[in-house]
């Protein structure tokens, strides 16, 4: 250095819900919030779920798989 693993430490993110806002909607963004998360960082390739104005249309990455990247070290 790489791979595996996740006891500890430094930290990180932020479910539901509330407020504001954008959207036809699923849902997104900002603030509050903190159920949880060792990738709950990124990514829409595959599956799945959801929406509709039903299309070579959209949404969801905190549903699963795949891909990319990353902090620490009792081991």
């Nucleotide at each position: 250095g790489g791979c595996c693993a996740g006891a500890a430490a430094c930290g990180g993110c932020a479910c539901a819900c509330c407020u504001g806002u954008c959207g036809a909607g699923a849902g997104g963004c900002a603030g509050g919030g903190u159920c949880g998360c060792a990738a709950a960082g990124c990514c829409a390739g595959g599956g799945g779920a959801c929406c509709c104005u039903c299309g070579c249309g959209g949404u969801c990455a905190g549903c699963c798989c795949a891909g990319c990247u990353a902090c620490c070290u009792c081991g």
Source information: The prediction has a mean pLDDT of 89. This is a predicted structure of a 75-nucleotide RNA (c-di-GMP-I riboswitch aptamer) from an Actinomycetes bacterium. Rfam family: c-di-GMP-I riboswitch aptamer. Its family is annotated with cyclic-di-GMP binding in the Gene Ontology. The model forms 94% of the base pairs in the Rfam consensus.